A computed fold for a 1394-nucleotide RNA from an uncultured bacterium, annotated as small-subunit ribosomal RNA. RNAcentral holds the sequence, with entries from Greengenes. The coordinates come from a structure-prediction model, not an experiment, and the mean pLDDT is 82. It matches the Rfam family "Bacterial small subunit ribosomal RNA".
[in-house]
RNA sequence: AGAGUUUGAUCCUGGCUCAGGAUGAACGCUAGCGGCAGGCUUAACACAUGCAAGUCGAGGGGCAGCGGGGAGUAGCAAUACUCUGCCGGCGACCGGCGGAAGGGUGCGUAACGCGUGAGCAACAUGCCCGUAUCCGGGGGAUAACCGAUGGAAACGUCGCCUAAUACCCCAUAACAACAGAGGUCCCAUGAUUUUUGUUUGAAAGAUACGUCAGAUACGGAUUGGCUCGCGUGACAUUAGCUAGUUGGAGUGGUAACGGCACACCAAGGCGACGAUGUCUAGGGGAACUGAGAGGUUGACCCCCCACACUGGAACUGAGACACGGUCCAGACUCCUACGGGAGGCAGCAGUGAGGAAUAUUGGUCAAUGGGCGGAAGCCUGAACCAGCCAUGCCGCGUGCAGGAAUAAGGUCCUAUGGAUUGUAAACUGCUUUUGAGUGGGAGCAAUAAGGCGUACGUGUACGCCGAUGAGAGUACCAUUCGAAUAAGCAUCGGCUAACUCCGUGCCAGCAGCCGCGGUAAUACGGAGGAUGCAAGCGUUAUCCGGAUUUAUUGGGUUUAAAGGGUGCGUAGGCUGUUUGUCAAGUCAGGGGUGAAAUGCCGGUGCUUAACAUCGGAACUGCCUUUGAUACUGACAGGCUUGAAUACUGUUGCCGUGGGAGGAAUGAGUAGUGUAGCGGUGAAACGCAUAGAUAUUACUCAGAACACCGAUUGCGAAGGCAUCUCACGAAGCAGUAAUUGACGCUGAGGCACGAAAGCGUGGGGAUCAAACAGGAUUAGAUACCCUGGUAGUCCACGCAGUAAACGAUGAUAACUAACCGUCGGCGAUAGACAGUCGGUGGCCAAGCGAAAGCGAUAAGUUAUCCACCUGGGGAGUACGACCGCAAGGUUGAAACUCAAAGGAAUUGACGGGGGCCCGCACAAGCGGAGGAACAUGUGGUUUAAUUCGAUGAUACGCGAGGAACCUUACCCGGGCUCGAACGGCAAGUGAAGAGAGACAGAGAUGUUGACGCCCUUCGGGGCACUUGUCGAGGUGCUGCAUGGUUGUCGUCAGCUCGUGUCGUGAGAUGUUGGCUCAAGUGCCAUAACGAGCGCAACCCUUGUCACUAGUUACCAUCAAGUAGUGUUGGGGACUCUAGUGAGACUGCCACCGCAAGGUGUGAGGAAGGCGGGGAUGACGUCAAAUCAGCACGGCCCUUACGUCCGGGGCGACACACGUGUUACAAUGGUGACUACAGAGGGAUGCCACCCAGCGAUGGGGAGCGGAUCUCGAAAAGUCAUCUCAGUUCGGACUGGAGUCUGCAACCCGACUCCACGAAGCUGGAUUCGCUAGUAAUCGCGCAUCAGCCAUGGCGCGGUGAAUACGUUCCCGGGCCUUGCACUCACCGCCCGUCA
Repeated sequence: AGAGUUUGAUCCUGGCUCAGGAUGAACGCUAGCGGCAGGCUUAACACAUGCAAGUCGAGGGGCAGCGGGGAGUAGCAAUACUCUGCCGGCGACCGGCGGAAGGGUGCGUAACGCGUGAGCAACAUGCCCGUAUCCGGGGGAUAACCGAUGGAAACGUCGCCUAAUACCCCAUAACAACAGAGGUCCCAUGAUUUUUGUUUGAAAGAUACGUCAGAUACGGAUUGGCUCGCGUGACAUUAGCUAGUUGGAGUGGUAACGGCACACCAAGGCGACGAUGUCUAGGGGAACUGAGAGGUUGACCCCCCACACUGGAACUGAGACACGGUCCAGACUCCUACGGGAGGCAGCAGUGAGGAAUAUUGGUCAAUGGGCGGAAGCCUGAACCAGCCAUGCCGCGUGCAGGAAUAAGGUCCUAUGGAUUGUAAACUGCUUUUGAGUGGGAGCAAUAAGGCGUACGUGUACGCCGAUGAGAGUACCAUUCGAAUAAGCAUCGGCUAACUCCGUGCCAGCAGCCGCGGUAAUACGGAGGAUGCAAGCGUUAUCCGGAUUUAUUGGGUUUAAAGGGUGCGUAGGCUGUUUGUCAAGUCAGGGGUGAAAUGCCGGUGCUUAACAUCGGAACUGCCUUUGAUACUGACAGGCUUGAAUACUGUUGCCGUGGGAGGAAUGAGUAGUGUAGCGGUGAAACGCAUAGAUAUUACUCAGAACACCGAUUGCGAAGGCAUCUCACGAAGCAGUAAUUGACGCUGAGGCACGAAAGCGUGGGGAUCAAACAGGAUUAGAUACCCUGGUAGUCCACGCAGUAAACGAUGAUAACUAACCGUCGGCGAUAGACAGUCGGUGGCCAAGCGAAAGCGAUAAGUUAUCCACCUGGGGAGUACGACCGCAAGGUUGAAACUCAAAGGAAUUGACGGGGGCCCGCACAAGCGGAGGAACAUGUGGUUUAAUUCGAUGAUACGCGAGGAACCUUACCCGGGCUCGAACGGCAAGUGAAGAGAGACAGAGAUGUUGACGCCCUUCGGGGCACUUGUCGAGGUGCUGCAUGGUUGUCGUCAGCUCGUGUCGUGAGAUGUUGGCUCAAGUGCCAUAACGAGCGCAACCCUUGUCACUAGUUACCAUCAAGUAGUGUUGGGGACUCUAGUGAGACUGCCACCGCAAGGUGUGAGGAAGGCGGGGAUGACGUCAAAUCAGCACGGCCCUUACGUCCGGGGCGACACACGUGUUACAAUGGUGACUACAGAGGGAUGCCACCCAGCGAUGGGGAGCGGAUCUCGAAAAGUCAUCUCAGUUCGGACUGGAGUCUGCAACCCGACUCCACGAAGCUGGAUUCGCUAGUAAUCGCGCAUCAGCCAUGGCGCGGUGAAUACGUUCCCGGGCCUUGCACUCACCGCCCGUCA
C1' cells in the first nucleotide's frame, strides 16, 4: 500500500466482498511448563447455608457464664458442693465512637447527572492540627437486675429499686441576634471593623498520675452543599409547550440561595441556535482502531453519580432520607398452635434458573489499609494469598552435531528408470532447559510492648536491640539420572503462501466474494506431498480500518444518484473603497488549572519478556492577565466604480380590457343539377331519388388567425403571432444630473404556474377521450374508416402537476481567435476594423469517464441556496398537512439481488439507409411433387433386422458391388498363448503341402502313409507341445485428440510490423472518389510497408511453327487387289508427343487526371480472365468420422476375444428423399443405312466359323495392344400404326431356359414364350441450367466369380430458348445508422399459470 466482482473487451460511476488490528468472548480439534493479568456481557431473576461491623470495663450499674483467691460443709486425701465481685475478666444492659467508610451493581437518569472552568458578599464540616479561654454549683429519672404476667413464637405488658462521660436546671464567658453611632472596602444585593445597650444559650469525668477525655470561640486542613458559562444521544412522520407556570415584594422553611412552600399582585417564561413529546442510555479519565481528522466502546483499574426486593416516608446523626437501621404499603418466600410473626447476597463463597458462556460454600490478618481502644488487642470475604479455566499477553521446551545403500515402505511420473517423503530415520557422538530423585533454601519484617542511646522544651522525635510469615519448604540454588516426559491445527481455484493421484458424477457436498460438482474436479471426500501459524490453530459474533462509500481534512449534481417549475422576499449567511477610535474574534508572552493511572520517550527491578517502578515530555482544553492591531467585527466620518433614481432616445407575437376584419368550416333558405357521394392498402358502416355530393346567391354561428415566418423577437418561468384604440409593465442605449453600499443569495413564507381535471353559469362551428358501428386480425377492448358525448371557447373560483429540459440554480469577476444575426450609440463613404446589450455557429487554453463544453462554460475563482449517497421494494405503506374530488406535498421499513447504471469500442442483427454481386429473382428450357419400379432413410416388426450419417452441409451417403465370405448383428456348436506375431525357459521333432481314411452341420477330433536339415559335434536353423511375459476387442467417449472431410465460399476477404491518434477497449492502414471478376488497380490520404488470400505460375482444350515419324497418315511416284495404305516409298497433310510462338487494351477512335471503360473498329485461330480443371485465406458450425487409420482415458479377459454351421443386414400397414421407365404421333414398331471419343483386355478381350429364336454354347486366329479385340445410339431414308389405356406403357405373374459360383430357397443377373397393372403430363409447393450450356442419344471404366448399376465416375454425338432489368424473395460483400443483442434476433425480454 491494495485486491476480487457488472462487460465480448474498455473507461467511469457505484455497491458488495477480502487481506489488518482488537475482544470480559463462545464453539470445534488439540494440549508440556512457567510468569503476569482476567473471569455472569443473559434474569436489578429467586435464593438454602456460613461468613462480610464492631469495639471500648481507662464512662456506668453490675456478675449470667469462665478462671483464680478466700471462707464453710462432706471426705483420710484427690475432689465435690455451698457462700463470697475479692481479683483476672466479662454475656446481656445503660452510655460513647463507628455501623453515611470500605465492598457490590448500573435499575433509574438526556439531567448542572457527568466533564471542564468559574462563583458562594448565600453555606456546613465528627474525627485531625493550631491559637485563646474555661471545666463552678445543683436536680430528677431510666434500662439491666428482681417480682408478677401475656404469647406457639417473635416479642411484650405491669410493678418496685439503681448508676453514669445518659438527661435536666442555675452561674460565668466568648460569640450570635436586634437597635444606635463611627471608620475602611467592594462586584449589585452588601462585606468588614470599632464601640454602646438589650436578650438567649456551655461543660464530664476517668486514671496505672505519665496522661486520656470535656466546653466555647476563632483559624487551618479535609470533605460536602448550592449557583453559573461551555461541552455532553436519536427522531420534526414530535411544532408548539407552560398555571407555581415566569416575575415582584412578603411570610414560612433550610446549613445555605431559591416558587423550595404559602397568600397577594403582574402576565409573563421557553421554542426552528429545535421548546414539548417519544425512544435509547449512567458520565468521565480512558480502551480499540485510524497517517491523522475521526469512528466505535465505557469490561478490568481510578474519579463522580444513582441504586440496595418494589414504591413511599421520615427519625437519629457532623454527615443518611441510610445495602447487612426504623415505619407504612405492595409482590414474593418461609414459620405458625391460624391468633400472628420472620425475611431481603446488585458484600465473599455457594445454589437454582436463564444462557453460546464466566471460577472455591479455600487460607490468613504476616503485610497494606479501615473501625474501636490510652494500650495490649479485638473485628475486618477491604486486602494479601492459594484453588479452577490456554480466556488473553509474555517467556521456555519438545533436543544439538554428524550421518547416503539418498535403504525399505508410502506417494507420483514422461515408468528397464526417475522424482519425492529425505539427513528425515536407523546409527555414532554431545548437551540436560524441562522432568524424576536427593539435599539446601529465601526476600516480603517495617516494627508493637519493653529496654538502651542521642536531642531538647521531660514526653515526644530519631537510632540500635527486641515477639510476630497465611502464602511455603513455595521461588531459587546445588547434585544424580537419562533424549529421556512433551505437536498440533488450519489451508493448498483466484484474491492468498502452498499440487498431484484416487473416489464421486449438478449426486454427495463446498462456498468470505467471484464461483466449483452433469466421467479425465489442483474448488466435493480420502491419500501422498506442500504452505502458514504453533501450545495452540481454526470458525462464529462484534468494533474500527481498508471506505475519499457522509468527503472539516477529503466527494459530487448535462447524460451515471442528484438543480427546487419560476419569481418576489423574511430570518440567516456573505458583502465595494477610504480615514479614525475600540480591541469582541485573531495573534504573542506570563499565571492558574488540566487528579492519579493509561499511552509516548529515557532509565531501573524481576535470569529475559510480559509485568512492575522512577523521571521527563505530553494532556492539542478551559479560566485569567499583559501586550499587538494587518484582517474580520463594533462605532463615527468620507468616496463613487456596485445598486437605484432622473432626463433623452429606442425596441418587441410583453400583459389587461374594448372595437374591427377576411379566409376556412359547419348550418339554414332559395336556385341549378342527377345518381351517386364519401372513405380506404382494399372495403364496409355512413349520407343520398323525401334529390345527396357538386355548384350559385344570401344569411347565421362559433373557433382559430394562412402568406410575412427566420438559428427572428418579447417575457422570471409557464408562455406570447390578424388589425386597431386605451391603460399598464419591462428591457436596452446615451447623458453622468441625484442618492451614497442603499448590495448578493435566500430556509420557512407569499405570488405566478402548460395540458388534462373539478365546481357554478354561459357558449358550442371545428376537432374529439368515453361510447357505437364498419374493417383488419387467430383474437383486435388498438392502429384505419363512419359517427359521436364530455371537453376544446368565455366569466368567476379550485387544483399545483409535466421530458415545467439547456435534463445545466442565482450573482460577481477573470481567461486566444474567427464567422453571422437582432436592438441602440458612434461614424457616415450604399462602406466599417469601434462600443454596449441580446441571440447563434466553429474553435485556443482549460475541463471532462467519454460524448462533449468552451466569454450564453460543463474553464479559473468567490458568496448563498437546493439536492444526491447501490438496484429492487417505492415515490409505495403508515402518519401529518393541503384539496369538493381526482389527487398533491412530506415520505419509510421488512424482504431481496451482486449487481443496477453512464459513455464509448468490436462484432452480430434491423419488416434502417446507400453502393455492389450471384441461375438470387425476373425472362426462358427441362424436371420433381401424381403412377409403377429401383434405391436410400424414418417408422414399425424381429432372435437379429449390425453400426454410423439427420436443415441448408443426412437420406443411389460411408458402400467403387451384403447369396457363403464380407459381417461388425442373431441362434447354435467349439477354443482359452488363444485366428495372426515377438521374447524367454523346458521338452519333442528336419521343415512339411502333413496325403488318405473315419466321426461330425462344420469348426474340430481320432488315426496316419510318406518324410527327417546344417554342423567345427559344443550347437544352430525351423516347426510343434507345455509354462510365462507381451495378446486380442468394429466395446464407450469425435464433448479428451491427431489426421482427413463438409459448409459459408473460389465469397474477397483476413491480418501483421513500425508510426500516429485515443486514459483505454480500440482506431488508422483496410476509409473516401473512380474502376475491376477480385482489398483488381489508379487518385486522394497520418500513414508507410508487408504477409495469408485474388491474379499469375501448373494441367487440359482451341491456332501456328519447329523437331521426330511407328503400330498412325497417304498428296505426289510406282506395284497390286473384287475391294482395302495392301506393298515399295514419302515426311507434304491428318494425327501422335515434345519444344516454342501467340493475346498485352499492344494499335485506332471516343470518354477519363489516371487506372480503366466503350466500339458490328482493324488485325487475328482466339479480344479484353478465350473455355474447362487443379488450387479453398483468417476463421465459423464443441459440424462429421474412436467403424478407414492413429491415439489419451475408461471397460471386457474360459469373453465385450476367437473359429465354425445356419439365419439376418433383402422384413412391411405406412411416411419421406434421390432416381429409372412412362403416360405417347417431335411418338411406337419394322426394314435399310452413316458418323465418335475416351477407356478396358491374359484365371482377359475375343475377330471369324458352326449350333440355338435368344441368353449362350462348341470350335478357333490375333493381341499384354496408335498393330488384335470390346463397340455406338439418337440422327437419316422407307413403310406402318391414327389418338385408343392403344402396335403407348411395361410392372406383376406363369412356364421354359442360359451363365457365374461349393451353393442362386430365403436372396443373383440374363434369355425366350405367355400374362399386360398403375399411368392420359401430375395440388400446394419446389429443383437444375446462361452455350457447345440445357435438353436429348448412346459408349466406356472402377468395384467385380456373378450381380440386384436405373447408382457413381468419365466419353463423345445431335444441339436450343432467354436475360427488359435489380422493385421484390434467398445468400453474400463494403460503407453508414440504431441497439437494453455479444450463447450475438433461433437474441433479449414482459405478463399469466404450473